[in-house]
Parts: sequence; structure tokens; C1' cells
RNA sequence: GGAAGGGUGGCAGAGUGGUCGAUUGCACCGGUCUUGAAAACCGGCGAUGUGCAAGCAUCCGUGGGUUCGAAUCCCACCCCUUCCG
Repeated sequence: GGAAGGGUGGCAGAGUGGUCGAUUGCACCGGUCUUGAAAACCGGCGAUGUGCAAGCAUCCGUGGGUUCGAAUCCCACCCCUUCCG
């Protein structure tokens, strides 16, 4: 330099046009249990902005585009892994 695959709440992994910023596991928080802890069980739990609160808005690497509608399709760029030279 070229090619392929990938980037999604704190971590990991699904999701490939609409019912999805939503799902699963782990982590975390509260509780039950215990002499105490672990385990198990029950409940809760993304971030930012705004708001007294309820709520509302935005966020799927970044920026554009297509579309009535984009995490998903297209383009450019950034980063990671592998391969070729």
C1' cells in the first nucleotide's frame, strides 16, 4: 500500500428498514436468607440535556446521504482484528 471482517448501556454478545435506545448474560444497587459472608431467590438498574417532579428531547465510532421511516442501506473519515504484498 491492498483485501476481508468488526465498532451497540460499565463489560460481553444478539439485533441487518417500522412494533428498538430495545433484548440477553455479567457487573452494580436494595431486600430475603446467614452469627457474618458466599451462593440462591425477589425487586431495581444506560448516558447526556432540560425540568421541583412527572415527563420531554438527543445518543448504536464520527460526519454526510438515500428513504414516509436508518443501529440496519450507500459514501467519506477514525479506530480494532486477520490476511496479502